[in-house]
RNA sequence: GGGGGUAUAGCUCAGCGGUAGAGCAAACGGCUUUUAACCGUUUGGCCUUGGGUUCGAGUCCCAAUGCCCCCA
Numbered sequence: 001g002g003g004g005g006u007a008u009a010g011c012u013c014a015g016c017g018g019u020a021g022a023g024c025a026a027a028c029g030g031c032u033u034u035u036a037a038c039c040g041u042u043u044g045g046c047c048u049u050g051g052g053u054u055c056g057a058g059u060c061c062c063a064a065u066g067c068c069c070c071c072a
Stems, first nucleotide, its partner, number of pairs: 001071007010024004018055001026042005048064005
């Protein structure tokens, strides 16, 4: 320099163009002599950034940025 992948909750990841979810973690409660385990509830998101398409974009298109891989 060329090509490809990836970016969503504190972490690991889902998510047909139609109001963003799970597990773990955290907080509170139940159970227990207590802790752990188990059960229940709750909290937590400007979906990397900027544009475009669309009635409507996490999702489609373009560019940028970070990370990973391949080629030179």